[in-house]
Context: one part of a larger RNA
RNA sequence: GAUGGAUGACUUGGCUCAAAAAACCGAUGAAGGGUGUGACAAGCUACAUUAUGCUUUGGCGAGACGCAUGUAGUCAUUGAACCAAAGAUACCUGAAUGUGACUUCACAUUAGAUCCGUAAGGAUAGGUAACGUAGGGAAUUGAAACGUCUUAUUACCUACAGGAAAAGAAAUCAAUUGAGAUGCUAUUAGUAAGGGCGACUGAACAUAGCAUAAGGCAAACUGAAUUCUAAUUCGAAAGAAUUAGAAGAUGUGGUGUUUUGACCAUCUCUUAAACCUUAAUUAAUUAAUCUAAACUUAUCUGGAAUGAUAGACCGUAGAGGGUGAAAGUCCCGUUGGAAUUGAUUAGUUUGGUUGAGGUGAGUUCAUGAGUAUUGUCUGUUGGAAUUCUGGCAAGAAUAUAGGAGGCAUCAACUUCUAACUUUAAAUAUUUUUUGAGUCCGAUAGAGGAUAAGUACCGUGAGGGAAAGUUGAAAAGUACCCUUAACAGGGACUUAAAAUAACCUGAAAUCUAAUAGU
Numbered sequence: 001g002a003u004g005g006a007u008g009a010c011u012u013g014g015c016u017c018a019a020a021a022a023a024c025c026g027a028u029g030a031a032g033g034g035u036g037u038g039a040c041a042a043g044c045u046a047c048a049u050u051a052u053g054c055u056u057u058g059g060c061g062a063g064a065c066g067c068a069u070g071u072a073g074u075c076a077u078u079g080a081a082c083c084a085a086a087g088a089u090a091c092c093u094g095a096a097u098g099u100g101a102c103u104u105c106a107c108a109u110u111a112g113a114u115c116c117g118u119a120a121g122g123a124u125a126g127g128u129a130a131c132g133u134a135g136g137g138a139a140u141u142g143a144a145a146c147g148u149c150u151u152a153u154u155a156c157c158u159a160c161a162g163g164a165a166a167a168g169a170a171a172u173c174a175a176u177u178g179a180g181a182u183g184c185u186a187u188u189a190g191u192a193a194g195g196g197c198g199a200c201u202g203a204a205c206a207u208a209g210c211a212u213a214a215g216g217c218a219a220a221c222u223g224a225a226u227u228c229u230a231a232u233u234c235g236a237a238a239g240a241a242u243u244a245g246a247a248g249a250u251g252u253g254g255u256g257u258u259u260u261g262a263c264c265a266u267c268u269c270u271u272a273a274a275c276c277u278u279a280a281u282u283a284a285u286u287a288a289u290c291u292a293a294a295c296u297u298a299u300c301u302g303g304a305a306u307g308a309u310a311g312a313c314c315g316u317a318g319a320g321g322g323u324g325a326a327a328g329u330c331c332c333g334u335u336g337g338a339a340u341u342g343a344u345u346a347g348u349u350u351g352g353u354u355g356a357g358g359u360g361a362g363u364u365c366a367u368g369a370g371u372a373u374u375g376u377c378u379g380u381u382g383g384a385a386u387u388c389u390g391g392c393a394a395g396a397a398u399a400u401a402g403g404a405g406g407c408a409u410c411a412a413c414u415u416c417u418a419a420c421u422u423u424a425a426a427u428a429u430u431u432u433u434u435g436a437g438u439c440c441g442a443u444a445g446a447g448g449a450u451a452a453g454u455a456c457c458g459u460g461a462g463g464g465a466a467a468g469u470u471g472a473a474a475a476g477u478a479c480c481c482u483u484a485a486c487a488g489g490g491a492c493u494u495a496a497a498a499u500a501a502c503c504u505g506a507a508a509u510c511u512a513a514u515a516g517u
Stems, first nucleotide, its partner, number of pairs: 001510002008503001009469002013440002015437005022430002024127002032093003035048003039071002043067002054087006063075003098107003113124004131162001132160005142149001146196001172179002183210004193201002214422003217368001221254002225252001226247009260366003263362001264360006273354004279349008289338003295311001296327001297310004312329002314318001320332003373394005379388001401417005456463002476502001479490003
């Protein structure tokens, strides 16, 4: 000196957490893909034969024609580009849906399938990161082997749903006091219990919190008093009325729903309360946006001042970023403040629909059946004879009844009322948005800081990289010599060649020169 790309510095990208805005899209054709569209156009982005875009309204105010800096041409104060909102257009595919192809379409000519409905008409499918419920369901592993057991009611597969889901208003617990739907957290507790009583597995009550909410049917009694569709009228709407058709006695509507109810008798209160309301009005939230203080003071160094020295100012703004080195006062912002239209939410007014609650008596009536329960065989559970569930075989009672109270049976005591059903919140998750960090800093952090799920590999399912940094500014080395060319020598730019193989430039390794041998 070369090679090489470690180290240092940097960060456009990640990771984690929190909060909340959002939690869906789709036959009005989605998600995804294909092919096209630019003056020149391979990639990405955007868009769709109106094709890097068209229209309207609002914002902004001088530049603009994406990444992408070139040439040419064009648009723009008669308001472009850009931003916000709302529309138009939206090829071929794809659930793909007239039939067939599978994407240069062909035939055909207005239309698929299934379900609901008298009809009018309506619904479904497919996609979606995690979270959820249900159905199916391993093995590695541990037991120092292995079979019950464990891993595990896990991974994985399937179905279906929601912004959450599931669960949920006691045939529950408790223990002689009592509690009062469900869920989640802490604790109870590695306790009770299970277990080749091995390995190991493993609750609940009570307690302390988060959050709180209760309703509707079947039946008894009543018996069309009911509902839907279409048209017309009134109305801001909600709703009301009329007509026609349909549903409905295999019962629409009313009543009623469990410390009961019906039936019977009797009493009280009533314009309160609940729900609905494209009209009126008030408030809050919310888009693009606007405004926003104070040094470019002197001297010095320097390529450059944000540095040093000296002085000054603002501050409800000294968060942060940028600017030729480190800037409260240069720029963007920040703190504070402001406007407009539309939308949403809540309240009030107006209008509309519906009445609400209690007491007493009983020779009456009702209260969920192949259910409860038992046996047996599986699975499952901490559930032990006493968890939960399924198959098979048997199979009740009717309120003077029935279930439960961790072995069975009897009695007493306590407690509840199964075999119908709906239900917010507290809880889980985060594709997305915002913010933050004792997180990472290019072999790290996501696989991906860059045309990355790309290049490439595989018939396919699938696998899956590498690759960041010139300089303040391209000022990206004119011109001359040499050369086949790349290089090289002068010259030039620059603070510096830092020269695109470009910041720094370690080691291994190589070469030359010099010295020694």

This is a predicted structure of a 517-nucleotide part of an RNA (large-subunit ribosomal RNA, domain I) from a marine sediment metagenome. It matches the Rfam family "Bacterial large subunit ribosomal RNA". Rfam 15.1 lists 51,934 matches to the family in 10,816 species. Its mean pLDDT, the model's own confidence on a scale to 100, is 80. The RNAcentral record of the full RNA draws on MGnify.